[in-house]
RNA sequence: GGAGCGGUAUCGAAGUGGUCAUAACGGACCUGACUCGAAAUCAGGCGUACAGCAAUGUACCGUGGGUUCGAAUCCCACCCGCUCCG
Numbered sequence: 001g002g003a004g005c006g007g008u009a010u011c012g013a014a015g016u017g018g019u020c021a022u023a024a025c026g027g028a029c030c031u032g033a034c035u036c037g038a039a040a041u042c043a044g045g046c047g048u049a050c051a052g053c054a055a056u057g058u059a060c061c062g063u064g065g066g067u068u069c070g071a072a073u074c075c076c077a078c079c080c081g082c083u084c085c086g
Base pairs, nucleotide, nucleotide: 001085002084003083004082005081006080007079010027011026012025018069029045030044031043032042033041047060048059049058050057051056062078063077064076065075066074
């Protein structure tokens, strides 16, 4: 330099044009139950920013554009990671 795959919450990961991110599902973390105490198990909770007294609302799918009535999902450029080729 060329090709392919990937980037979603604190971590892993599903979702691949419309009903939704109430961000599924699992781990971590917090609270409680159980225990002499812990582990295991069980129950509940748990993203960030902005606005608001609060209830709540809006935005955010690597970054920036584009297509579309509608984009995490399609297209383009760029950034980062992994694999292969030269």